[in-house]
RNA sequence: AGAGUCGGCCGGGCGGCCGCGGCGAGGGAAACCUCGUCGAGGAAAGUCGGGACUACACAGGGCAGCGCGGUGGGUAACGCCCACCCGGGGCGACCCGGGGAAGCGCCACAGAAAACGUACCGCCAGCGGCCUCGGAAACGAGGUGCGGGCAAGGGUGGAACGGUGAGGUAAGAGCUCACCAGCGCGGCGGGUGACCGUCGCGGCUCGGCAAGCCCCGCGCGGAGCAAGGCCAAGCAGGGAGCGAACGGCCCGUUCGAUGCUCCCGGGUAGGCUGCACGAGGUCGCCGGUAACGGCGAUCCCAGAUGGAUGGUCGCCCCCUCGCCUCGGCGAGGGACAGGAUCCCGCUUACAGGCCGGCUCGUUAU
RNA sequence: GCCCCCAUCGACUAGCGGUCCAGGUCACGGCCCUUUCAAGGCCGCAGCACGGGUUCGAAUCCCGUUGGGGGCA
Numbered sequence: 001a002g003a004g005u006c007g008g009c010c011g012g013g014c015g016g017c018c019g020c021g022g023c024g025a026g027g028g029a030a031a032c033c034u035c036g037u038c039g040a041g042g043a044a045a046g047u048c049g050g051g052a053c054u055a056c057a058c059a060g061g062g063c064a065g066c067g068c069g070g071u072g073g074g075u076a077a078c079g080c081c082c083a084c085c086c087g088g089g090g091c092g093a094c095c096c097g098g099g100g101a102a103g104c105g106c107c108a109c110a111g112a113a114a115a116c117g118u119a120c121c122g123c124c125a126g127c128g129g130c131c132u133c134g135g136a137a138a139c140g141a142g143g144u145g146c147g148g149g150c151a152a153g154g155g156u157g158g159a160a161c162g163g164u165g166a167g168g169u170a171a172g173a174g175c176u177c178a179c180c181a182g183c184g185c186g187g188c189g190g191g192u193g194a195c196c197g198u199c200g201c202g203g204c205u206c207g208g209c210a211a212g213c214c215c216c217g218c219g220c221g222g223a224g225c226a227a228g229g230c231c232a233a234g235c236a237g238g239g240a241g242c243g244a245a246c247g248g249c250c251c252g253u254u255c256g257a258u259g260c261u262c263c264c265g266g267g268u269a270g271g272c273u274g275c276a277c278g279a280g281g282u283c284g285c286c287g288g289u290a291a292c293g294g295c296g297a298u299c300c301c302a303g304a305u306g307g308a309u310g311g312u313c314g315c316c317c318c319c320u321c322g323c324c325u326c327g328g329c330g331a332g333g334g335a336c337a338g339g340a341u342c343c344c345g346c347u348u349a350c351a352g353g354c355c356g357g358c359u360c361g362u363u364a365u
Numbered sequence: 366g367c368c369c370c371c372a373u374c375g376a377c378u379a380g381c382g383g384u385c386c387a388g389g390u391c392a393c394g395g396c397c398c399u400u401u402c403a404a405g406g407c408c409g410c411a412g413c414a415c416g417g418g419u420u421c422g423a424a425u426c427c428c429g430u431u432g433g434g435g436g437c438a
Base pairs, nucleotide, nucleotide: 002360003359004358005357006356007355008354009353010352012316013315014314015313016312017311018310020039021038022037023036024035025034026033027032041336045347046346048345049344050343051342052341053224054223056221060251061250062249063248065220066219067218068217069216070084071083072082073081074080085098086097087096088095089094099215100214103213104212105209106208107207120154121153122150123149124148127147128146129144130143131142132141133140134139162180163179164178165177166176167175181205183202184201185200186199187198188197189196190195228273229272230271231270237264238263239262240261241260242259243255244254245253280299281298282297283296284295285294286293287292317334318333319332320331321330322329323328324327366437367436368435369434370433371432372431375391376390377389378388383421393409394408395407396406397405414430415429416428417427418426
């Protein structure tokens, strides 16, 4: 230098002018003005998973329903992350997958047969029958697949009821034996465990689909900041029910007739709060293989509500194109996207660029 | 903002793993019938939103993306 694989990071910089939102200070009667300070992201996105928070029992029992699924650990929790195990792919770095086939169901077409009963082509004369010959007969020899025996081979299919060899047989077949693969049981050893190694025995061997129903284990109360609380303004009541919280159902608990719920009609379209100190960021040390945890120091870092974080100019950076005096000049471009209760993840989108670990083969030293 | 639902010819729809190179009605095009039009008959055109996965096999099952619709002060 080439091919590849895994992971991390950045995603324009500086300055001038104009402009926007929050907070603080000052001025002003007020509108507002001045100064200071802060002002989007790695995904703020999809709203997919999990939590925090809020009112309802600070959420109770059961059924139904939904989600997850090797083992161990991390975490507030998860479908996330880390380490390991098993199977498959790759020369390799590495990548992909992961409970259970007991019961019900499905497996189109083709095929004998699609799951516990089966023969289309084929193989077979040991048995029954039939034919021919010999024989007095018993019977013997030959033939015939009609009955029968077989499943080795062909063939079908995505998938066909172990593989190789030997024995055995009329022909064959785990029918028997040796080895191998797989399953089950038992012993020993290692590991927290998934599992691994080894020895012996057994029957010879049992298809696939659970992102079909289902079974096993674990988890989940439903609702959502337009939750919830307070204030102000405005209006017109009427009807039904006895339950409501409790929103799939049952039980149970609590509250409740000056009450509560539902429906129709009328009014409002305002303000404050929740709401920005948090499972927080950075650095260091320690524990742990790691995810992560502990301790210490330090920092305060958006809170808008038709919804702020922008525009323009100059210089620089990167990419593409053109020109030529080979170093500059000119033109164009610099992605995806943008808070709305917050957090942890996953997934998806992304111009261009940087760094690191490892693998393969070639050349040079 | 938060939470649900849906996607099949131009329009409305059937389908519930295989008999589906997806069927029907209306519309559209051609031919027949008719003096002509309509009605009618025959034929045709045209579709599973997109990507990946499970499966022998996907419009159907699962995941993601895109688009559309609805509810909540």
Two RNAs folded together computationally: RNase P RNA and transfer RNA, 438 nucleotides in total. It holds a member of the Rfam family "Bacterial RNase P class A". About the family: Ribonuclease P (RNase P) is a ubiquitous endoribonuclease, found in archaea, bacteria and eukarya as well as chloroplasts and mitochondria.